Source information
The RNA shown here (transfer RNA) has 74 nucleotides and comes from an uncultured Rhodobiaceae bacterium. Its Rfam family is "tRNA". Rfam classes the family as a transfer RNA. The coordinates come from a structure-prediction model, not an experiment, and the mean pLDDT is 83.
[in-house]
Order: sequence, then structure tokens, then C1' cells
RNA sequence: GGGUCUGUGGUCUAGGGGUUUAUGACGUCGCCCUUACAAGGCGAAGAUCGAGGGUUCAAUUCCCUCCGGACCCA
Repeated sequence: GGGUCUGUGGUCUAGGGGUUUAUGACGUCGCCCUUACAAGGCGAAGAUCGAGGGUUCAAUUCCCUCCGGACCCA
């Protein structure tokens, strides 16, 4: 340099045009339980869905460009 894939809470991740209020796990916080801690139970907070533009009545979802990452070829 060329090609393919990818970017979603702090971390990992599901989802894939309207239909839920964007899913779950770990983590964080509160309460319960315990003499106490862990484990467990209940609840809560936490997401500009990478940025910009386009298509559309409607975009996190489709398309383009840019940025970041991974793999392959040279």
C1' cells in the first nucleotide's frame, strides 16, 4: 500500500429500520441475610450505540467518508 472484519454503560457482550423504556454477565452503590466477611437474595445508578454526512416519513441498525482496532496478502 491492497483486501476482509470490527467499534454498543467502567469491562465483555446480545440486538439489527418503527414494537417495548437498547440485552445479558462481571464490576459499582444501597438494602436484606450473617456475630462478621464471603457466597446468596432484592433493588438502583451507569450508553451522544466511535465522528461527520447521505438515503428514508423514521437510522444505534442501510450507504459513504474519516478516526481507532483486529486479521490476511504484498